[in-house]
Molecule: transfer RNA
Organism: uncultured Alphaproteobacteria bacterium
RNA sequence: GGGGGUGUAGUUCAGUUGGUUAGAACAUCGGCCUGUCACGCCGAAGGUCACGGGUUCGAGUCCCGUCAUCCUCGCCA
Numbered sequence: 001g002g003g004g005g006u007g008u009a010g011u012u013c014a015g016u017u018g019g020u021u022a023g024a025a026c027a028u029c030g031g032c033c034u035g036u037c038a039c040g041c042c043g044a045a046g047g048u049c050a051c052g053g054g055u056u057c058g059a060g061u062c063c064c065g066u067c068a069u070c071c072u073c074g075c076c077a
Stems, first nucleotide, its partner, number of pairs: 001073007010026004019057001028044005050066005
């Protein structure tokens, strides 16, 4: 340098044919429970869907560019 994959909550990940409000588990915070802690139960908070642009009535999802990371092939020495 060529080709391909991935990027969504603090972490690990879902997200169906593009459709109205983006979710789960764990973690965090509050409450209940308990003599205390843990476990368990209830609730809350937490999102620039990597960044920029485009298509569309409508984009996490489609298209283009950029960045990061991983895999693979190749080049120089």